[in-house]
Model confidence (mean pLDDT): 76 of 100. Predicted 3D model of a 342-nucleotide RNA (Bacterial RNase P class A) from a soil metagenome. The sequence is in RNAcentral, with records from MGnify. Its Rfam family is "Bacterial RNase P class A". Rfam classes the family as a ribozyme. Of the family's consensus pairs, 95% are formed in the model.
RNA sequence: GAUGGUCGCGGCAUGCCGGCUGGAGUGGCGUGCUGAGGAAAGUCCGAGCUCCCGAGGGCAGACUGCCAGGUAACGCCUGGGCGCCGUGAGGCGACGGAAAGGGCCACAGAAAACAGACCGCCCUUUAAUCCAAGGGUAAGGGUGAAACGGUGGGGUAAGAGCCCACCGCGCGCCUGGCAACAGGCGUGGCACGGUAACCCCCAGUCGGAGCAAGGCCAAAUAAGCAGCGAGACCCGGCCCGGGUCGUCUGAGCUGCGGGUAGGCCGCGUGAGGUGGCUGGCGACAGCCAUCCUAGAGAGAUGACCAUCUGCCCGCUUCGGCGGGCAAACAGAACUCGGCUUA
Numbered sequence: 001g002a003u004g005g006u007c008g009c010g011g012c013a014u015g016c017c018g019g020c021u022g023g024a025g026u027g028g029c030g031u032g033c034u035g036a037g038g039a040a041a042g043u044c045c046g047a048g049c050u051c052c053c054g055a056g057g058g059c060a061g062a063c064u065g066c067c068a069g070g071u072a073a074c075g076c077c078u079g080g081g082c083g084c085c086g087u088g089a090g091g092c093g094a095c096g097g098a099a100a101g102g103g104c105c106a107c108a109g110a111a112a113a114c115a116g117a118c119c120g121c122c123c124u125u126u127a128a129u130c131c132a133a134g135g136g137u138a139a140g141g142g143u144g145a146a147a148c149g150g151u152g153g154g155g156u157a158a159g160a161g162c163c164c165a166c167c168g169c170g171c172g173c174c175u176g177g178c179a180a181c182a183g184g185c186g187u188g189g190c191a192c193g194g195u196a197a198c199c200c201c202c203a204g205u206c207g208g209a210g211c212a213a214g215g216c217c218a219a220a221u222a223a224g225c226a227g228c229g230a231g232a233c234c235c236g237g238c239c240c241g242g243g244u245c246g247u248c249u250g251a252g253c254u255g256c257g258g259g260u261a262g263g264c265c266g267c268g269u270g271a272g273g274u275g276g277c278u279g280g281c282g283a284c285a286g287c288c289a290u291c292c293u294a295g296a297g298a299g300a301u302g303a304c305c306a307u308c309u310g311c312c313c314g315c316u317u318c319g320g321c322g323g324g325c326a327a328a329c330a331g332a333a334c335u336c337g338g339c340u341u342a
Stems, first nucleotide, its partner, number of pairs: 001308007009035010037329001041340002044338005049210004061206005066080005081095001082093004096201002101199002103195003118141002120137006149167006168190001169188008214265004224256005231245005272291008309327001310325006
C1' cells in the first nucleotide's frame, strides 16, 4: 500500500429523549449514507464571481513580442515557418527592430569600429647579400567569443571586389502560401561586426482589492427620527424625611433607526465528469446518452487486528523460513483553465 473487521472523527438525512407556552435553534443517545489529490503544493499567469472607483485624451509604469488557429481568457495549448543540435526518431529557442540615436565589447592581441602593421610578403635608399630606415600590403601566420564578406580564377612589385564566376548580402519584380516564409529572375556593389536577458524605438495588452470578497437576519449600545408625555430615579424592609434630573429649550417610556455578539447565505449542477457518434492533421468543437462525487468552525478524513502485496536484514538443504518497516510525494477551505515544482 490492497481487502475485510472493530473502534473513533467531520458532513448530510432521519428516529427517540431533555429543557421551553410555543418556534427558531440547541444538547444527549442511536440508525443509514458519505468523506482528499494528481498534484489539494508554489500562488507564477489567465478567468468566473463580489465590492469599490471610473467623462474623454495624454504622460509615466508593467507585461507581451515569427505566423495561423483553439479557447470564456491567457504569458497556455495545437499546427506551421525560421534558426540551432542530433546519424535518426526527435529535441530546444525572450524568435519584432542594430540602415533613428546613445552605451558597452573583459582577457589576449599590433589593432575591437570614422580600423589596424606584431611576424611575414613586396618596393626604395643600394650594384649585390645581410642589417637598419622609409613606404606599400590585408593574401599567409599569430591573438580572440568576434579581425571589416567566403571559395576559385585573373591581375599585381607584393596585394586588394581592383576585375570575373559561383555562394552570401541589399534592393526591385514575379510565382506559391490566409500568413510567417520559401523559390525564381533581374540588378547593385561589397557598402552594413556583435550586444536590445543595456537604455531605446516599434506594435499590442493592462483600473484597484479580494470569499476575512460581499449580501441578509439580528440580542446589546451611541447619535438621530417619530409618538405619548409630567414625572423619573437614589438613600430605605416600610412610612416620614432628604437629595439628583426634568416639566414644551421635554426627564422618562414606547416604536423606528443603527448593526456589536451570534446566526444564515455566498458554498459546489459546473467554461462539470464518463461513454459513443460526427467534423478537424491537431489543440478543440457539436450532438446524443448517462452520472451527481467532501465541504465545515482555525479546520474531520485516524487507530488497532487479520490476510495479502512491496521493500530491507539474517539463515538456507535454494523449496523456503524468521525478523523488521507501515510503505513515494503530499494533503482540500469560493470555484475553474494553465504553467511550474515534488